Small-subunit ribosomal RNA, central domain from a metagenome, 349 nucleotides, folded computationally. It matches the Rfam family "Bacterial small subunit ribosomal RNA". Gene Ontology terms of the family: ribosome and structural constituent of ribosome. Clan: SSU clan.

[in-house]
Context: one part of a larger RNA
RNA sequence: CUGGGUGUAAAGGGAGCGCAGGCGGAAGGCUAAGUCUGAUGUGAAAGCCCGGGGCUCAACCCCGGUACUGCAUUGGAAACUGGUCAUCUAGAGUGUCGGAGGGGUAAGUGGAAUCCCUAGUGUAGCGGUGAAAUGCGUAGAUAUUAGGAGGAACACCAGUGGCGAAGGCGGCUUACUGGACGAUAACUGACGCUGAGGCUCGAAAGCGUGGGGAGCAAACAGGAUUAGAUACCCUGGUAGUCCACGCUGUAAACGAUGAAUACUAGGUGUCGGAAAGCACAGCUUUUCGGUGCCGCCGCAAACGCAUUAAGUAUUCCACCUGGGGAGUACGUUCGCAAGAAUGAAACUC
Numbered sequence: 001c002u003g004g005g006u007g008u009a010a011a012g013g014g015a016g017c018g019c020a021g022g023c024g025g026a027a028g029g030c031u032a033a034g035u036c037u038g039a040u041g042u043g044a045a046a047g048c049c050c051g052g053g054g055c056u057c058a059a060c061c062c063c064g065g066u067a068c069u070g071c072a073u074u075g076g077a078a079a080c081u082g083g084u085c086a087u088c089u090a091g092a093g094u095g096u097c098g099g100a101g102g103g104g105u106a107a108g109u110g111g112a113a114u115c116c117c118u119a120g121u122g123u124a125g126c127g128g129u130g131a132a133a134u135g136c137g138u139a140g141a142u143a144u145u146a147g148g149a150g151g152a153a154c155a156c157c158a159g160u161g162g163c164g165a166a167g168g169c170g171g172c173u174u175a176c177u178g179g180a181c182g183a184u185a186a187c188u189g190a191c192g193c194u195g196a197g198g199c200u201c202g203a204a205a206g207c208g209u210g211g212g213g214a215g216c217a218a219a220c221a222g223g224a225u226u227a228g229a230u231a232c233c234c235u236g237g238u239a240g241u242c243c244a245c246g247c248u249g250u251a252a253a254c255g256a257u258g259a260a261u262a263c264u265a266g267g268u269g270u271c272g273g274a275a276a277g278c279a280c281a282g283c284u285u286u287u288c289g290g291u292g293c294c295g296c297c298g299c300a301a302a303c304g305c306a307u308u309a310a311g312u313a314u315u316c317c318a319c320c321u322g323g324g325g326a327g328u329a330c331g332u333u334c335g336c337a338a339g340a341a342u343g344a345a346a347c348u349c
Base pairs, nucleotide, nucleotide: 003321004320005319006318007303008302012317014201015200016199017198021194022193023192025088026087028085029084030083031082033081034080035077036076037075038074039073040072041071042070049065050064051063052062053061054060091191092188093187094186095184096183097182098181103177104176105175106174107173108172109171110154116148117147118146119145120144121143125136126135162169163168206247207246208245209244210243211242215241216240220236221235222234223233258316259315260314261313262312263311266294267293268292269291270290271289272288273287274286275285276284277283278282298305299304322349323348324347331342332341333340334339
């Protein structure tokens, strides 16, 4: 390389958009590049292979045949692939009508709670733990009442419920805005699928500049525990957590399961629509789209998966090829840095 694989054994890119490329619906005409077929030329000899022969045999040598799977020219076939012309509507998209949603961005706004400040009441404790102590408190704490400030997060509703490509998204209102779904069948007429590079998005932590800082809290300090305790527990507490702009580009970025299409028993919940029927606060049946559970066939090493496949097939991409060394070294690219991406070998078992 081939082959075989990728839920858990090694292996699905974190996610999307998309150039090139690869692959691509139905019926018809033409073409003849691929494809199939005939002929001609060529494919040196030796060698290989087969059948004979000659050296006493063999090696070796000689003769004949096949073969040389190829290339070129030329005649034909037209099912399939390609090209081209005209057509279609089942894929895809547009339009019209309709409802659902924590989808996104920005501005505004509400209540509870913690903390702080001011004032009142009030007096000796509070806090904390397994037990304590550090800590706070007669300069009046804790508790309680009233007023004020400020930041962050949104109890109940809340649900294997919803939305989003993924990351993710939850008080309320407004503005702007993306997508999906159902019904209809008016329009376009294959406009599709995938997608190396590329571009964009991408939790938390971290970085830069400027704000902000209530609570929480790496680091740090103290008190305990302990043989020790650079921990677990307690009292404090700074970065950070929040906002704006810029960077970083990684996660058990997980369904550890790439995307798309078609097909292959059922049962039962739930969410969003639609249609029909009925003894109509609703129920039943059918149907489309999500989201769960159970379960045949089949698959699987087993666990399990099972119309949301890990089944049966097709297309395209990514990735794997014994463990360690090692996601390391070197080089390169990116980054302010931290580091990220790419990514070996010796040696060893």